The part of an RNA shown here (large-subunit ribosomal RNA, domain IV) has 344 nucleotides and comes from an uncultured Rhodocyclaceae bacterium.
Context: one part of a larger RNA
RNA sequence: CUCAGGAGAAGGAACUCGGCAAAUUAGCACCGUAACUUCGGGAAAAGGUGCGCCCGUGUAGCGUGAAAGCCCUCGCGGCUGGAGCGUGACCGGGUUGCAGUGAAAUGGUGGCUGCGACUGUUUAAUAAAAACACAGCACUCUGCAAACACGAAAGUGGACGUAUAGGGUGUGACGCCUGCCCGGUGCCGGAAGGUUAAGUGAUGGGGUGCAAGCUCUUGAUCGAAGCCCCGGUAAACGGCGGCCGUAACUAUAACGGUCCUAAGGUAGCGAAAUUCCUUGUCGGGUAAGUUCCGACCUGCACGAAUGGCGUAACGAUGGCCACACUGUCUCCUCCUGAGACUCA
Numbered sequence: 001c002u003c004a005g006g007a008g009a010a011g012g013a014a015c016u017c018g019g020c021a022a023a024u025u026a027g028c029a030c031c032g033u034a035a036c037u038u039c040g041g042g043a044a045a046a047g048g049u050g051c052g053c054c055c056g057u058g059u060a061g062c063g064u065g066a067a068a069g070c071c072c073u074c075g076c077g078g079c080u081g082g083a084g085c086g087u088g089a090c091c092g093g094g095u096u097g098c099a100g101u102g103a104a105a106u107g108g109u110g111g112c113u114g115c116g117a118c119u120g121u122u123u124a125a126u127a128a129a130a131a132c133a134c135a136g137c138a139c140u141c142u143g144c145a146a147a148c149a150c151g152a153a154a155g156u157g158g159a160c161g162u163a164u165a166g167g168g169u170g171u172g173a174c175g176c177c178u179g180c181c182c183g184g185u186g187c188c189g190g191a192a193g194g195u196u197a198a199g200u201g202a203u204g205g206g207g208u209g210c211a212a213g214c215u216c217u218u219g220a221u222c223g224a225a226g227c228c229c230c231g232g233u234a235a236a237c238g239g240c241g242g243c244c245g246u247a248a249c250u251a252u253a254a255c256g257g258u259c260c261u262a263a264g265g266u267a268g269c270g271a272a273a274u275u276c277c278u279u280g281u282c283g284g285g286u287a288a289g290u291u292c293c294g295a296c297c298u299g300c301a302c303g304a305a306u307g308g309c310g311u312a313a314c315g316a317u318g319g320c321c322a323c324a325c326u327g328u329c330u331c332c333u334c335c336u337g338a339g340a341c342u343c344a
C1' cells in the first nucleotide's frame, strides 16, 4: 500500500452526479396517531412509556377435566365434583450493572412532485423501467362445415365451444369526459350510367374453287369483378389556418373586414418525460438554487381511446426538501486479521 472487520475528539453531507457506502432505527406490550381517501385504507403513520432477577406466587384468572358420589329410561346417559395437566397476568416489596428486546435475529422517518392505477412480466451473461401485460372500455369480423390459423391435400386447431361465444385491432383500474373535419387513403353500401378481359361474331374485304364450300382477315353488338360514379363511416389511417383594422392615457382587443380550407384545436392542461430563444417572468424554499414546488401563457413544436385532465393505494421507479444519523467529508488516526513486500 491492498483487502476484510472494529473504534474515534469537535463539527455533522461542508463529500459527491447523487447521503453512493456506512451509521441511525429495530422485538413485544400499552398509550397515541395528520393531510388525504375509492371509507377498505393511509398506519407499525408520526410520537411516547415499560421490559432483568428475587419474594408474595407458578398466585389470581383462563382452558381441559380424572377419581369418587348421586339419579334414572341402565346408556359410549344425566347431575355433582374438582384431582392432575396446560397456559398465565396485574399489583406490592426487594435487588443489581454503564447498559435487562444486555448476544443473535430484528423497519430509519417525514414532506412536495413526475410517470405507471394496482399484484405481475422482461433484454439467461451491461438496461427491471415510465417498457410489456393487466381487469375495465370501444370498434370490427364471425350463424357454424363460423370467422381466423397451420397444411399443395387429406385433415387439424378454433371447439366436443355457438354471438353473455370465438377471432382481430386500439385503449388501459377508477372519477369527470372524449369536441370539429368524410376533401385524400381505407372500409361498408349502391338492381342506374361510363370504361372493360376471355367469350360472342353483325358487316365488309382477301385467297381458292364452275359452284356448294374451305380458309385468312375486319370487329358492329352483347359481355363480370374492378375502377370511375353516388352515398355512409374518424374509439378507421389521419387532419384540426393566414393577413389587416378597431375601446375616451397607454396597452390589449370582446368587435369588424378579407383570403384560403374538408374542417380550422372545443373542454382540460401548459417553459411540461413536450419550451428553441431560456437559467423565460413572478412567488416559495437557501446566506447563495441552470434542479425542485406554486403560478403566469408569448404552446419554436400539448390536446382529447396514436386518449385529455385528475386520482386514494401501490413502486428494489425519476426529481427536490427536511429531521434523525453518521469517517461521505473538514482530515485523518488507531486497533484486529489476511495479502503484497524484505530477510532467513
Stems, first nucleotide, its partner, number of pairs: 001339008010330002014328001019325001027051005036041001038173001052095005061087004068080004072075001096100001108323007115315002120132002136171007148157003174310004179240003184237002186233005193228003199222001204217005241259005268302001269299001280296005
It matches the Rfam family "Bacterial large subunit ribosomal RNA". Its family is annotated with ribosome and structural constituent of ribosome in the Gene Ontology.